[in-house]
Large-subunit ribosomal RNA, domain I from a Betaproteobacteria bacterium, 491 nucleotides, folded computationally. Model confidence (mean pLDDT): 82 of 100. The full RNA is in RNAcentral, with records from ENA. The organism belongs to Betaproteobacteria, within Bacteria. Its Rfam family is "Bacterial large subunit ribosomal RNA".

Context: one part of a larger RNA
RNA sequence: AGCGCUCGGUGGAUGCCUUGGCGCCAAGAGGCGAUGAAGGACGUGGCACGCUGCGAUAAGCUUCGGGGAGAUGCGAGCGAUCGUUGAUCCGGAGAUUUCCGAAUGGGGAAACCCCUCCGCAAGGAGAUCGUAUUCUGAAUACAUAGGGAUACGAGGCAAACCCGGGGAACUGAAACAUCUCAGUACCUGGAGGAAAAGACAUCAAAAGAGAUUCCGCUAGUAGUGGCGAGCGAACGCGGAUCAGGCCAGUGCCUGUGUGUAUCUAAGUCGAGCGGUCUGGAAAGGCCGGCCAAAGUGGGUGAUAGCCCCGUAGACGUGUUGAUACACAGAGGACUUGAGUAAGGCGGGGCACGAGAAACCCUGUCUGAACAUAGGGGGACCACCCUCUAAGCCUAAAUACUCCUUGGCGACCGAUAGUGCACAAGUACCGUGAGGGAAAGGUGAAAAGCACCCCGACGAGGGGAGUGAAAGAGACCUGAAACCGAGCGCUU
Numbered sequence: 001a002g003c004g005c006u007c008g009g010u011g012g013a014u015g016c017c018u019u020g021g022c023g024c025c026a027a028g029a030g031g032c033g034a035u036g037a038a039g040g041a042c043g044u045g046g047c048a049c050g051c052u053g054c055g056a057u058a059a060g061c062u063u064c065g066g067g068g069a070g071a072u073g074c075g076a077g078c079g080a081u082c083g084u085u086g087a088u089c090c091g092g093a094g095a096u097u098u099c100c101g102a103a104u105g106g107g108g109a110a111a112c113c114c115c116u117c118c119g120c121a122a123g124g125a126g127a128u129c130g131u132a133u134u135c136u137g138a139a140u141a142c143a144u145a146g147g148g149a150u151a152c153g154a155g156g157c158a159a160a161c162c163c164g165g166g167g168a169a170c171u172g173a174a175a176c177a178u179c180u181c182a183g184u185a186c187c188u189g190g191a192g193g194a195a196a197a198g199a200c201a202u203c204a205a206a207a208g209a210g211a212u213u214c215c216g217c218u219a220g221u222a223g224u225g226g227c228g229a230g231c232g233a234a235c236g237c238g239g240a241u242c243a244g245g246c247c248a249g250u251g252c253c254u255g256u257g258u259g260u261a262u263c264u265a266a267g268u269c270g271a272g273c274g275g276u277c278u279g280g281a282a283a284g285g286c287c288g289g290c291c292a293a294a295g296u297g298g299g300u301g302a303u304a305g306c307c308c309c310g311u312a313g314a315c316g317u318g319u320u321g322a323u324a325c326a327c328a329g330a331g332g333a334c335u336u337g338a339g340u341a342a343g344g345c346g347g348g349g350c351a352c353g354a355g356a357a358a359c360c361c362u363g364u365c366u367g368a369a370c371a372u373a374g375g376g377g378g379a380c381c382a383c384c385c386u387c388u389a390a391g392c393c394u395a396a397a398u399a400c401u402c403c404u405u406g407g408c409g410a411c412c413g414a415u416a417g418u419g420c421a422c423a424a425g426u427a428c429c430g431u432g433a434g435g436g437a438a439a440g441g442u443g444a445a446a447a448g449c450a451c452c453c454c455g456a457c458g459a460g461g462g463g464a465g466u467g468a469a470a471g472a473g474a475c476c477u478g479a480a481a482c483c484g485a486g487c488g489c490u491u
Stems, first nucleotide, its partner, number of pairs: 001490009015476001016441002020412002022409007029401002031157002039100003042055003046078002050074002061094006070082003105114003115126004128154009161192001162190005172179001176226001202209002213240005223231002244393003247337001249334001252332003256328008267315003273288005289306002291295001297309003342366008352378001373388005428435002448475001451463004
């Protein structure tokens, strides 16, 4: 030095576990904001680093209700206190709520700086835009523009869903230009709990249907298409849900008030087990019982219907809010639709790329009829059928989930499952936009090793003690690589 066996070290795989995730279902909620939001900065505790809570009244103040023995958050400890004269805690309503932030007196390098007016002070007011009212008021006489004041409203944020206004490219076409991707991504305006659409100038076809929306078919059909790649209906049928109204009114729409009914907070009660054996511990084994409108689930020193929390069920309260109905009273809209229909030119939308291209929208130029009328039935004409444009409103069936409550899972189990089970959007990286981790487990209970010895008043270790176990001591289990010690063999 190699090989083998044994015993260790290192390491953190594996097994077991779960406080955290993931997916879905049902119900709720679907908004917050100038009465200053969302989100922050800075403070705030006796000692106080982080998180949480709160705001100079600062882990809190008042009141009403619940509750009933402990309490001063995570978070121990020391100290000091509070509580059956009802604390802590839970629910409802209020008070306080620094500074920044739409941020709104002016400024600004956010959390800072600097003003004016009223007021003794405390305190309050002072942005802009829109609407209404009103006072003023040019060039310029009347006026108008402009200026001022008052009242009311708006502004910003928020996950997706919705409706408008704009609107790509990569890509596909095996290249590429029409085309496609796609009216997608993205930008932007607006709204609601849904939005949009909606009560036939619709379809159909000789028979008829009867608003809109959504789903399954029709059907990858008819079509469209460098007839390439592709795009792609409708009629009709079956379902979900169904609702119709208004234009001067006995109607419709939207608030308000009163009354009634139902639901709605914290919460309360809540059945039923003993012995024995093993064991550190009984919920396990054995023996014998009981309850069940409760044998979902969790905890307890191993596996508990009957030990604890609960669960089935029953009850209480009626704060607060919601819904429905009735009544009263208030406000609002609107008189049948002309610069419209239609046509020319240019575009766009319709499954439909200009095509035989109807139909819808309109930038521009023209421009009717008035129910004895007008539109449509895919060029156009006739006949026939059908409907009544150029005004308005309208639940439900449908879409979504930042969020709340309850429940479920042939979903994960710490390299998985969220990026995060842990002081995680943290540490750290980047000028910045942005990127973005690692990191769970002693034990039933800290009983967390008093005391002694070696050592540097260390680290670490040896005794002793606790414990079922310390080969559970900073930790469950503890694989392999890797490192060593002893013994054997070989060189």